[in-house]
TPP riboswitch aptamer (THI element) from a Myxococcales bacterium, 98 nucleotides, folded computationally. The sequence was found by an Rfam model in a public genome assembly.
RNA sequence: UGGCAUCGCUCGGGGCGCCCUCGAUCAGCGGGGGCUGAGACGAACCCGUCGAACCUGAUCCGGCUCGCACCGGCGGAGGGAAGCGAAGGCAUGGUCGA
Numbered sequence: 001u002g003g004c005a006u007c008g009c010u011c012g013g014g015g016c017g018c019c020c021u022c023g024a025u026c027a028g029c030g031g032g033g034g035c036u037g038a039g040a041c042g043a044a045c046c047c048g049u050c051g052a053a054c055c056u057g058a059u060c061c062g063g064c065u066c067g068c069a070c071c072g073g074c075g076g077a078g079g080g081a082a083g084c085g086a087a088g089g090c091a092u093g094g095u096c097g098a
Stems, first nucleotide, its partner, number of pairs: 001091002004088001006086005011048004016042001017035007054079003060073004
């Protein structure tokens, strides 16, 4: 000097589905239980350019399942939200000493 993971502060981005049952019921909605997952309304969880957090494609395609982005493809496709500080180790360069 450089970048790296970690931590801290502040700011910001994002998703919240499927099935069963009860109540209500034109519809909308609420309670309980189950599936997957970090998270399915938690002041929680995840993610912030090193960007698969998340969105578009998508009322998509294949598989599994009671069902579902549950698994995979799509995806070397497109889009997508950041600054500062700390010490640590790594690499490189300079100087001094041996």